Record summary
Predicted 3D model of a 179-nucleotide RNA (Lysine riboswitch aptamer) from Latescibacteria bacterium UBA6620.
């Protein structure tokens, strides 16, 4: 100096990623309270089975009347906050919730394993739910970065086409190995 390989720092995509705040709209005249009226004997935890409790002035349902919520989710602002596997997600196993106790569902949390470079668009399958708004899983497009690899231009930072993934890419330092 130059290969190819480890390892460390800083940093790029772009409606970028989670998150907070504060507004407002649904949620909703619902749940849930109360008072009259009716039905049943039932009712507790989302299903189911068993056990235990409560239930006849009640309990659970239904009607009208009267008062009337919230969480989740969504939509704008922000000179707010941590970031670029940001992050979001499948399954597994455990722990937790609920009057116990078993089966499964739901949520939540840690651990291990997977997949997804990114925003969108459409359609289908669920799960959640008030909901056409929103999640997620497949499938198919558009754009967009990014390396490789062709083409094309004098030339490359420019076009164009393919194609792979973030354990990737670019600057930059170190290590060591050959020449």
């Nucleotide at each position: 100096u130059g290969c190819a390989a480890g390892g460390g720092u800083a940093g790029a995509g772009g409606c970028g990623c989670g998150g907070g705040a504060u507004u407002c709209a649904u949620g909703a005249g619902u749940a849930g309270c109360g008072a009259c009226c009716g039905u049943g004997g039932g009712g507790a935890c989302g299903a189911c089975a068993g056990a235990u409790c409560c239930g006849g002035u009640u309990c659970a349902c239904g009607g009208c009347c009267g008062c009337c919520a919230a969480a989740g989710g969504g939509a704008a602002u922000c000179a707010c906050c941590g970031c670029c596997g940001a992050a979001g997600c499948c399954g597994a196993c455990c722990a937790c919730g609920c009057u116990c106790u078993g089966u499964c569902a739901c949520g939540u949390g840690u651990u291990c394993g997977g997949c997804u470079g990114g925003u969108u668009c459409a359609g289908a399958c669920g799960g959640a739910a008030a909901a056409c708004a929103u999640c997620c899983u497949c499938u198919g497009g558009a754009c967009u970065g990014u390396c490789a690899c062709g083409g094309u231009g004098a030339a490359c930072u420019g076009c164009c086409g393919u194609g792979g993934a973030g354990c990737g890419c670019u600057c930059u330092c170190u290590u060591g190995u050959c020449g």
Its Rfam family is "Lysine riboswitch aptamer". From the family's description: Riboswitches are metabolite binding domains within certain messenger RNAs that serve as precision sensors for their corresponding targets.